This is a predicted structure of a 324-nucleotide part of an RNA (large-subunit ribosomal RNA, domain IV) from a Candidatus Moraniibacteriota bacterium. Model confidence (mean pLDDT): 81 of 100. Its Rfam family is "Bacterial large subunit ribosomal RNA". The source organism's lineage runs through Bacteria, Bacteria candidate phyla and Candidatus Moraniibacteriota.

[in-house]
Context: one part of a larger RNA
RNA sequence: ACCUGGUUAAGGAACUCGGCAAAAAAGCUAGACGUACGUUCGCAAGAUGUCUUCCCAACUUUUUAUUAAGUUGGGCGCAGCUAAAGUGCCCUUCCGACUGUUUACCAAAAACACAACUCUCUGCUAACCCGCAAGGGGAUGUAUAGGGGGUGACACCUGACCAGUGCUGGAACAUUAACGGGAGCGGUUCACGCCAAUCCCCGAAGUGCCAGUGAACGUCGGCGAUAACUAUAAUCGUCCUAAGGUAGCGAAAUUCCUUGUCGGCUAAAUACCGACCCGCAUGAAAGGUGUAACGAGAUGGGAACUGUCUCAACCAGGUGCUCG
Numbered sequence: 001a002c003c004u005g006g007u008u009a010a011g012g013a014a015c016u017c018g019g020c021a022a023a024a025a026a027g028c029u030a031g032a033c034g035u036a037c038g039u040u041c042g043c044a045a046g047a048u049g050u051c052u053u054c055c056c057a058a059c060u061u062u063u064u065a066u067u068a069a070g071u072u073g074g075g076c077g078c079a080g081c082u083a084a085a086g087u088g089c090c091c092u093u094c095c096g097a098c099u100g101u102u103u104a105c106c107a108a109a110a111a112c113a114c115a116a117c118u119c120u121c122u123g124c125u126a127a128c129c130c131g132c133a134a135g136g137g138g139a140u141g142u143a144u145a146g147g148g149g150g151u152g153a154c155a156c157c158u159g160a161c162c163a164g165u166g167c168u169g170g171a172a173c174a175u176u177a178a179c180g181g182g183a184g185c186g187g188u189u190c191a192c193g194c195c196a197a198u199c200c201c202c203g204a205a206g207u208g209c210c211a212g213u214g215a216a217c218g219u220c221g222g223c224g225a226u227a228a229c230u231a232u233a234a235u236c237g238u239c240c241u242a243a244g245g246u247a248g249c250g251a252a253a254u255u256c257c258u259u260g261u262c263g264g265c266u267a268a269a270u271a272c273c274g275a276c277c278c279g280c281a282u283g284a285a286a287g288g289u290g291u292a293a294c295g296a297g298a299u300g301g302g303a304a305c306u307g308u309c310u311c312a313a314c315c316a317g318g319u320g321c322u323c324g
Base pairs, nucleotide, nucleotide: 001319002318003317004316005315006314007313008312010310011309014308019305028086029085030052031051032050033049038043040153054075055074056073057072058071059070060069061068076080089302090301091300093298094297095295096294100112101111116151117150118149119148120147121146122145128137129136130135154290155289156288157287159220160219161218164217165216166213167212168211169210170209173208174207175206180201181200182199183198186195187194188193221239222238223237224236225235248282249279260276261275262274263273264272
């Protein structure tokens, strides 16, 4: 000096990115009482909180039983759950409903999954998958079944656009390969024939074309003017578009400008919470907005408590170093 433990005056988070760590505290595990907001009425909840706890004697009720409950009096100790071990405080917002799963060895989460909702394919020799095939799975199942995609409990909801792309449908028409049919320059042959440039007809899917389709891929405007102070613009004009973002939410896990503005919390706050809305660049199953319960999740605050700190000191064991 370090490691592992222990104690500490006064203060008590002033430490720090952050009460990390650590440590620590109070209370708890048994019994009695009592318990808020919220809520999907199950919970929340062991909420928070208050009291008791040992031994002896007598008595009361009770029991098979000094069994159980209790009353009175007495006794001892610093302390009566006398140990060890273990362990939940409160408020707020975000995300994810939940239990679960995951980067074996830097990430456990808001990521994945999930029940539920929805779209789509599949009529059974099913669709789909593995295999060259035989064959196998699907399934000894049969649409309340099976495959694929998306969303992700529940509640209230899920707006506009089919122009582009995709998908589905469409007995017409256009285009179009090989085959087939017809004509046929030319070559060859004594001939029959054969080859053959070129042109015409016929000709499937596909594509064009016509429709439908968004819980398919996706997309969801600009400029100018206007009200009896000012400001603002319910309103009007105009251009473009397939249609111009509805309900909600909103400086947000999304806001650049930005420490936006106002209010609350603080002595003081770029944080946090509540509002506002000129949303750089929110928005409805890449779901929107809420939400009790749950979470080794993320944010902010409070109580209690402490060597985290003011500011360091001492003790025990171990390691290192110096001397010997």